[in-house]
Context: one part of a larger RNA
């Protein structure tokens, strides 16, 4: 290189847009790049292979032939690729009607708890644990009732449910918006798929500036447990947790399963649509398209399990792997304020 894999053995980039590149639907024509015959010159010899032959053989030598799979002119074919030009609708897009959503983003607006803070009522304990102490409290706590500030988060509805590319998204109103099913076949007329680079978004922690800060809390103090206790448990707490702007770009970022098309039993159950049937209606069959699970033919599969939401059958593009440890580390290079990311070894070990 051929090959073999990549849910759990070593392998799917966290996650989309999309540049080149690769690949691409149905017919007609033309053309003759690929491709396929033929058929010109070249392809030096010698070496290999065939055949005769020549040294008593052989090894080794001679002749001839084949080969030299190739390049180069030319001629024919035209199914398939490809190139040029028509046509078309099924694949992509649009349009129109209509339907569900915790999809974004901004303002505002609510109630239950918490805390403080001022007043009242009230008088000795409260709070914690396995027990206990640290801790609060006669300078009046806890409890309990009003008023007042504040911040974070939104019970019940809920669901195995919905939406989003993923990350993630949940009180409630209003604004702006982004995407997604149906149903019509009413408009283009292959406009598609992947995608190396690129670029964008990308939990939590952490970082810089400015806010904010109630509960919660790494770090820290202080009581307990123990031999010890740099913990688990208890009182306290700062950074953070939250909100604006800008970095950090990682996670068991999992379905540990890449996107996209097509094909291959059924059963059930949910959640949006359209349609038939049957009924006064309610409801009740049933059929179809999306989408979420369950359980299971065949077939995959070391098995475990997977099965129209494949890991079955096929194609199309990409990433990835190649025995364990040394190591996703070092040295270089980039990116980042920093923490660090990204790329990515060797030596020696077993």
């Nucleotide at each position: 290189c051929u090959g073999g894999g990549c849910u759990u053995a070593a392998a799917g980039c966290g996650u989309g847009u999309g540049u080149a590149g690769g690949u691409g639907g149905a017919u007609g024509c033309c053309u003759a790049a690929g491709u396929g015959c033929c058929u010109u010159g070249u392809g030096a010899a010698a070496u290999c292979c065939c055949a005769u032959g020549g040294c008593u053989u052989a090894a080794c030598c001679a002749u001839g032939g084949a080969a030299u799979u190739g390049c180069u002119g030319g001629g024919c074919a035209u199914a398939c690729u490809g190139g040029g030009u028509g046509u078309c609708u099924u694949g992509a897009g649009c349009c129109a009607c209509u339907c569900a959503g915790g999809g974004g983003c901004u303002a505002c607006c609510g109630g239950a708890a918490c805390a403080a803070a001022c007043g009242g009522u009230g008088g000795a304990g409260c709070g914690g644990u396995g027990a206990a102490a640290u801790g609060c409290g006669u300078a009046g706590a806890u409890a309990u009732c009003g008023u007042u500030u504040g911040g974070a988060a939104c019970g019940c509805c809920a669901a195995u449910g919905g939406u989003g590319a993923a990350a993630a998204c949940a009180g409630g109103u209003a604004g702006c918006u982004g995407g997604g099913g149906g149903u019509g076949u009413g408009c283009u007329g292959a406009c598609a798929c992947u995608g190396a680079g690129a670029c964008a978004c990308g939990a939590a922690a952490g970082c810089c500036a400015g806010g904010g800060g109630a509960g919660c809390g790494a770090a820290c103090g202080g009581g307990a447990u123990u031999a010890g206790a740099u913990a688990c448990c208890c009182c306290g707490g700062u950074a953070g947790u939250c909100c604006u702007g800008g970095c950090c770009c990682u996670a068991a970022a999992c379905g540990a399963u890449g996107u996209c098309c097509a094909c291959u039993a059924g059963a059930u159950c949910g959640u949006g649509g359209u349609c038939c049937c049957u009924u006064g209606a309610c409801g009740g069959g049933g059929a179809u398209c999306a989408u979420g699970g369950u359980c299971g033919a065949a077939g995959c599969a070391a098995a475990a399990g997977u099965g129209c939401u494949a890991a079955g059958u096929g194609g199309a593009c990409c990433g990835c792997c190649u025995g364990g440890g040394a190591a996703g580390u070092a040295c270089g290079g980039u990116c980042g304020c920093a923490a660090g990311g990204c790329u990515a070894a060797a030596a020696c070990u077993c």
Molecule: small-subunit ribosomal RNA, central domain
Organism: uncultured bacterium